[in-house]
Context: one part of a larger RNA
RNA sequence: CUGGGCGUAAAGCGCGUGUAGGCGGCUUGGUAAGUCGGAUGUGAAAUCCCGGGGCUCAACCCCGGAACUGCACUCGAAACCGUCUCGCUAGAGUCCCGGAGAGGAUGGCGGAAUUCCCGGUGUAGAGGGGAAAUGCGUAGAUAUCAGGAGGAACACCGGCGGCGAAGGCGGCUUCCUGGACCAAUACUGACGCUGAGAAGCGAAAGCGUGGGGAGCAAACAGGAUUAGAUACCCUGGUAGUCCACGCCGUAAACGUUGUGCACUAGAUGCCGCGGGUAUUGACCCCUGCGGUGUCGCAGCUAACGCAUUAAGUCCCCCGCCUGGGAAGUACGGCCGCAAGGCUAAAACUC
Numbered sequence: 001c002u003g004g005g006c007g008u009a010a011a012g013c014g015c016g017u018g019u020a021g022g023c024g025g026c027u028u029g030g031u032a033a034g035u036c037g038g039a040u041g042u043g044a045a046a047u048c049c050c051g052g053g054g055c056u057c058a059a060c061c062c063c064g065g066a067a068c069u070g071c072a073c074u075c076g077a078a079a080c081c082g083u084c085u086c087g088c089u090a091g092a093g094u095c096c097c098g099g100a101g102a103g104g105a106u107g108g109c110g111g112a113a114u115u116c117c118c119g120g121u122g123u124a125g126a127g128g129g130g131a132a133a134u135g136c137g138u139a140g141a142u143a144u145c146a147g148g149a150g151g152a153a154c155a156c157c158g159g160c161g162g163c164g165a166a167g168g169c170g171g172c173u174u175c176c177u178g179g180a181c182c183a184a185u186a187c188u189g190a191c192g193c194u195g196a197g198a199a200g201c202g203a204a205a206g207c208g209u210g211g212g213g214a215g216c217a218a219a220c221a222g223g224a225u226u227a228g229a230u231a232c233c234c235u236g237g238u239a240g241u242c243c244a245c246g247c248c249g250u251a252a253a254c255g256u257u258g259u260g261c262a263c264u265a266g267a268u269g270c271c272g273c274g275g276g277u278a279u280u281g282a283c284c285c286c287u288g289c290g291g292u293g294u295c296g297c298a299g300c301u302a303a304c305g306c307a308u309u310a311a312g313u314c315c316c317c318c319g320c321c322u323g324g325g326a327a328g329u330a331c332g333g334c335c336g337c338a339a340g341g342c343u344a345a346a347a348c349u350c
Stems, first nucleotide, its partner, number of pairs: 003322004007304002012318001014201002017198001021194003025088002029084003034080001035077004040072003049065006091191001092188003098181001103177002107173003110154001115149003119145003125136001162169002206247006215241002220236004258317001260315001262313002266295011299306002323350003332343004
């Protein structure tokens, strides 16, 4: 090197972009590096294998053959692979039409609610709970009405719905902007797939600087509960939660299922766009493409289950696993302000 695997047993990188590399459609002609065939040279001897022989046999030894799967050079073949070349359009992409969407970013606006402030009405409770108490209230609370301030989140619609590569995205609206889809031509002509490194994005918490701070709420304080109660419950409450900029780079980052292509019964729901039929529009019925669910055959699976959105049947490329613990730790290196992250053992032990 060669094996078997990765939904749940160990194992898919959190996600996309993309460098090197690996792999790659149909077709004409050339070439002959790979590939295949022949010849020549070489491939020391011994060893191994075959035949024969010698020590009483064997080990051992001797003789002959074969072999030495390799290398070099040369002659040839041209299907495949490589390369050069003439073309092609089925892969991929571009232009034009159209509609869908919480996709991203930015500014503005809106109403409900909580809290606080001011004023009115009004009086003894209110709040909380299993029951209470702390706390609040005659310095006038709770309740109620009017006005004001401020921050955060957007009820209903809302969906088993949509969008995004993932993280994720939900009031209305402006401007900027990414992607997907449908339909019909036209165009480019393999421009493709994957992707070690790399660089980018990346929930929450956390960190730095400066703002902001209504509600909620780690820490903390008090009240209860209890044998105790550093908890669960209650009253408070600071970081934080919010904004700007910069870090961090993790997660049950999950479909615990890497990406791409092709193929392999169906049934049914929903979303987007089209065609036909129908009627003049909706709807119904038939049908195409894309997406998203449920059920189900073959097949697969240890079983559970998966089943055209595969975990089926194949191919290409990447990542990863190889008994449990020690341990995702130590050491070293790289990164980080720190917290820590990434890479990643062994002794020992079962």
Predicted 3D model of a 350-nucleotide part of an RNA (small-subunit ribosomal RNA, central domain) from an uncultured prokaryote. Model confidence (mean pLDDT): 90 of 100. It matches the Rfam family "Bacterial small subunit ribosomal RNA".